[in-house]
Context: one part of a larger RNA
């Protein structure tokens, strides 16, 4: 010098744009962060019309708490605890692999059952329940059918980097479906293609420390076999007895990794906040379940710790979502406003949801803009300050005089963003007028390094200091003043980094 998620003195006008727990991955009051579909189903008050034995019944039209049942809830959004490892970044490679929605080709949608919430009865009960009755469906079950789909057998043709892969034929066996509907369509099965997303193996690459030198039993291989979407010692059994290591094995330490970030001519050095890809986490621990997809942050199980709650029988939680608290800590923000806009779930639509977002609010925390006035004005006022007592200097500085209004303030119009409705921000940006210099400067430093000096006060006292070193009675080094020099909504000081 430069740089920062920065703090802390002092100090402080506006704006834009970014940024704002680096510490306890500590606990958490409230709210609020994932629901939607009535065009799957059964059924429900109110409202019209008709009947009516005045209990009702049937038909309409718009809705729907709770339920049954579909999708989604694995996305979004937070965190950096772990991890040193195919977790990441590059590259190959899977003949060893999955993929809901979505787009595209070819086919199909037959027939029949039986249930279970809601419900209605009884029971007990704070809660959550138990039991017996009854129902429907795109919910479940059977049979049927049936391919180029799958598994076996055998025959044939082609090709590959091994295992092997494809492809045609013929026998055997085996497997699907679901309706709704405004009649426009919106879905359902089954096979094959592509898209997307995801799984898996490899090759090279990125810290320390040898005051860790040996380490390893599912440990290295192989046969069989489980398991799995799929390879594997991934698991079981048996057999071998081997793998790995000074080209650093095991072990400790530390650490989320990259794209960038900072510095510097670069070489490299140091960092990974804020933005985006990836991982890995969701009170510890450990496990499954469901489904295309988890071993699941607002989703089940045990276990542990911590909180509440209880009628003492038992039960409820998990902010590393948004916001806020209390705590640590030098230190890091509103319990806002909206779905108007992008984007995302769910619907056929309206349309609902969405603290993703999209503004908005604190906070010179950064960065970038503007202002705090221009132009006249004395051989120089008052006043401080030095003074050799003549004068010097603050200093055109001010007064006074002329003139301007940018920002800020007050009126009036008043948007894009939205393509037909729809705009949280917002009467906000802009633009016009009006008033008046009116509302807006401050910190350091001033021995040398380092730019800019005199007075006083202080007497090794009080104190200053990055080095060096000042102060012990004339101190440009301390402390005030005056002047001076710097930078200027900052400006010093620390701390880390090159």
């Nucleotide at each position: 010098g430069g740089a920062u998620g920065a703090a802390c003195g002092c100090u402080g006008g506006c704006g834009g744009c970014g940024c704002g727990c680096c510490u306890a991955a500590c606990a958490c009051a409230u709210g609020c962060a994932a629901g939607u579909c009535g065009a799957g189903c059964g059924g429900c008050a109110c409202c019209c019309c008709u009947c009516c034995u005045c209990g009702g019944a049937g038909g309409g039209a718009a809705g729907c708490g709770a339920g049954c049942g579909g999708c989604g809830a694995a996305c979004g959004g937070c965190u950096g605890a772990g991890u040193a490892a195919c977790a990441c970044g590059u590259g190959a490679c899977c003949a060893a692999c999955c993929u809901g929605c979505c787009c595209u080709g070819c086919g199909c949608a037959c027939g029949g059952g039986g249930a279970c919430a809601g419900c209605c009865g009884c029971g007990g009960g704070a809660a959550c329940c138990g039991c017996g009755g009854g129902u429907g469906a795109u919910a479940c079950c059977c049979g049927g059918u049936g391919g180029c789909c799958c598994c076996c057998u055998g025959g044939g043709a082609c090709c590959g980097c091994a295992u092997g892969g494809c492809c045609c034929c013929a026998g055997g066996g085996g497997c699907a479906u679901a309706g709704c509907u405004c009649c426009g369509g919106c879905g359902g099965c089954g096979c094959g293609g592509g898209a997307u997303g995801g799984g898996g193996u490899c090759g090279c690459g990125g810290c320390c420390c040898a005051u860790c030198a040996g380490g390893u039993a599912g440990u290295u291989g192989g046969u069989a076999g489980g398991g799995u979407g799929a390879c594997g010692g991934c698991c079981u059994a048996c057999c071998a007895a081997g793998c790995c290591g000074a080209c650093u094995a095991c072990g400790g330490g530390u650490a989320g990794c990259c794209g960038g970030g900072u510095u510097g001519a670069g070489a490299g050095a140091c960092c990974g906040a804020c933005c985006g890809g990836c991982c890995a986490g969701a009170u510890u621990g450990g496990g499954a379940c469901u489904g295309a997809g988890a071993c699941a942050c607002g989703g089940c199980c045990c276990a542990g710790a911590c909180u509440c709650c209880u009628a003492c029988g038992g039960g409820a939680g998990g902010c590393a979502g948004c916001a806020g608290u209390g705590g640590g800590g030098a230190a890091u923000c509103u319990u806002g406003c909206g779905c108007a806009a992008u984007g995302g779930g769910g619907g056929g639509a309206a349309c609902c949801c969405u603290g993703a977002c999209g503004c908005a609010g604190c906070g010179a925390c950064g960065c970038c803009g503007c202002g705090u006035g221009c132009g006249g004005g004395a051989u120089g006022g008052a006043g401080g300050c030095c003074u050799u007592c003549g004068g010097g200097u603050c200093g055109u500085g001010a007064a006074c005089c002329g003139c301007u209004u940018u920002c800020a303030g007050c009126a009036g119009g008043g948007a894009c963003g939205a393509g037909a409705c729809u705009g949280a921000c917002g009467g906000u940006a802009c633009c016009u007028g009006c008033a008046g210099a009116a509302g807006a400067a401050g910190c350091c430093c001033c021995g040398g390094c380092u730019a800019a000096c005199u007075a006083c006060g202080u007497g090794c006292c009080a104190g200053c200091a990055g080095c060096c070193g000042c102060g012990g009675u004339a101190a440009u080094a301390c402390g005030u003043a005056g002047g001076g020099g710097g930078c200027g909504a900052g400006c010093g000081u620390u701390a880390u980094c090159c």
This is a predicted structure of a 498-nucleotide part of an RNA (small-subunit ribosomal RNA, 5' domain) from an uncultured bacterium. Rfam family: Bacterial small subunit ribosomal RNA. Model confidence (mean pLDDT): 86 of 100.